The prediction has a mean pLDDT of 83. Predicted 3D model of a 465-nucleotide part of an RNA (small-subunit ribosomal RNA, 3' major domain) from an uncultured Gammaproteobacteria bacterium. Its Rfam family is "Bacterial small subunit ribosomal RNA".
[in-house]
Context: one part of a larger RNA
RNA sequence: UGACGGGAACCUGCACAAGCGGUGGAGCAUGUGGUUUAAUUCGACACUAAGCGAGGAACCUCACCAAGGUUUGACAUCCUCUGGAGUCUUGAGAAAUCGAGAUGUGCCCGCAAGGGAACGGAGUGACAGAUGCUGCAUGGUCGUCGUCAGCUCGUGGCGUGAGCUGUACGGUUAAGUCCGGUAACGAGCGCAACCCCUAUUCUGUGUUACAAGUGUCACAGAAGACUGCCGGCUUUAAGCCGGAGGAAGGCGGGGAUGACGUCAGAUCAGCAUGGUUCUUACACCUUGGGCUACACACGUGCUACAAUGGGGCGCACAACGGGGCGCGAAAUCGUAAGAUGGAGCCAAUCCCACAAAUCGCCCCUCAGUUCGGAUUGAGGGCUGCAACUCGCCCUCAUGAAGCCGGAAUCGCUAGUAACCGCGGAUCAGCCUCGCCGCGGUGAAUACGUUCUCAGGUUUUGUACA
Numbered sequence: 001u002g003a004c005g006g007g008a009a010c011c012u013g014c015a016c017a018a019g020c021g022g023u024g025g026a027g028c029a030u031g032u033g034g035u036u037u038a039a040u041u042c043g044a045c046a047c048u049a050a051g052c053g054a055g056g057a058a059c060c061u062c063a064c065c066a067a068g069g070u071u072u073g074a075c076a077u078c079c080u081c082u083g084g085a086g087u088c089u090u091g092a093g094a095a096a097u098c099g100a101g102a103u104g105u106g107c108c109c110g111c112a113a114g115g116g117a118a119c120g121g122a123g124u125g126a127c128a129g130a131u132g133c134u135g136c137a138u139g140g141u142c143g144u145c146g147u148c149a150g151c152u153c154g155u156g157g158c159g160u161g162a163g164c165u166g167u168a169c170g171g172u173u174a175a176g177u178c179c180g181g182u183a184a185c186g187a188g189c190g191c192a193a194c195c196c197c198u199a200u201u202c203u204g205u206g207u208u209a210c211a212a213g214u215g216u217c218a219c220a221g222a223a224g225a226c227u228g229c230c231g232g233c234u235u236u237a238a239g240c241c242g243g244a245g246g247a248a249g250g251c252g253g254g255g256a257u258g259a260c261g262u263c264a265g266a267u268c269a270g271c272a273u274g275g276u277u278c279u280u281a282c283a284c285c286u287u288g289g290g291c292u293a294c295a296c297a298c299g300u301g302c303u304a305c306a307a308u309g310g311g312g313c314g315c316a317c318a319a320c321g322g323g324g325c326g327c328g329a330a331a332u333c334g335u336a337a338g339a340u341g342g343a344g345c346c347a348a349u350c351c352c353a354c355a356a357a358u359c360g361c362c363c364c365u366c367a368g369u370u371c372g373g374a375u376u377g378a379g380g381g382c383u384g385c386a387a388c389u390c391g392c393c394c395u396c397a398u399g400a401a402g403c404c405g406g407a408a409u410c411g412c413u414a415g416u417a418a419c420c421g422c423g424g425a426u427c428a429g430c431c432u433c434g435c436c437g438c439g440g441u442g443a444a445u446a447c448g449u450u451c452u453c454a455g456g457u458u459u460u461g462u463a464c465a
Base pairs, nucleotide, nucleotide: 001465002464003462004461005460007459008458009457010456011455012454013453015449016448019412020411021410022409023408026303027302028301029300030299031298032297033296034294035293042053043052064289065288066287067286068285069284070283073127077126078125079123080122081121082120083119086103087102088101089100090099091098092097107116108115109114129278130277132276133275134274138272139271140267141266142265143263145261150189151188152187153186154185155184156165157164158163169180170179171178195255196254197253198252200223201222202221203220204219205218206217226249229243230242231241232240233239305405309364310363311362312361313360314359321352322351323350326345327344331340332339333338371402376397377396378395379394380393381392382391418441419440420439421438422437423436424435
């Protein structure tokens, strides 16, 4: 100087408390451990792994396994020789691949011979290739402490020195924010502000939005909030409390933004890359299988156990988005999934697209039920070369566990939690109950800081560095 303390003081945080809803029990979905397997590819492991890489594992993906094959190679550059390239038919084969036949003579220079550029074949060696290893050799990127208020420098001063001071202290703040003060005076990275969205008003422009038009709406620009005004408190300061006006008040709400560093944190499998290993194989092609296994254990979710509910009929109100190999209307067929159909739309125009919870009327009357929907049987639809392993959806039948969950444990302070639906990426299809967004309905509680956890500042002890 740090680190640590079952030392002290002060302060902060959904950290506790006060509340609301969950998880832990059930069924299912999904990830992981384990076990199994020819293989169940690999990575991630307290917080910071486990609906994570994966924003789409039937083939492909694919890295794994079995079998069949290739060896200058699926891909790149160079050299030699050679051929037109290509297209079609056909035999063996699971395919890769290995044959057979037909057709075909292109482009540029040149009268021609020939040469050249793509393209195919053969050969040789330089080389290619590796999702093989090392994240403890690395770049880049990311997680975390933590959006915590800290981390430093120049000159000066103090100290033999390590180092200290500045950055202590008194107030104050979300803040090393600001004020006072001071052997310090300044400065930098952080904080804040500048950026984006949102709440109000005005101006301009209005197509495709609105029945019309000042309005709504859309787009663009501007204004507006600064403790500016008043009162009180305080050191007259910084600031705090109350009030006025105002759409909004003391950072208005949200986002982006993550200091010096820590964890030899994560990633050689996104990419790049040093070293190292393999080279008829640890490379490459193909068919099939596997990543989907299942006595179990854990994590994250969904659906429930019902009457604030379930079912039927009727009626209303969104926002963000997506659409040309696309979105696909009306109409018709079908109980339905869906099919036929093709209008319109390169989209403020048309379509996806009926939002759902809500509200009105009716049924159910406390029951393993008109709760709950797992599981299984049968029939059908769609995508795709192909749904057996291993897709999604519909209809009928079947109706399991489950009557609110032990110890323990999680989230959330306001348009939040909770409840409700909608959209998108990926994508042929989809295991999406995930993720990322959007709007609708819309609470309760916070006395307080003793205690738990994490952090900041000061101080104290130390046999630790």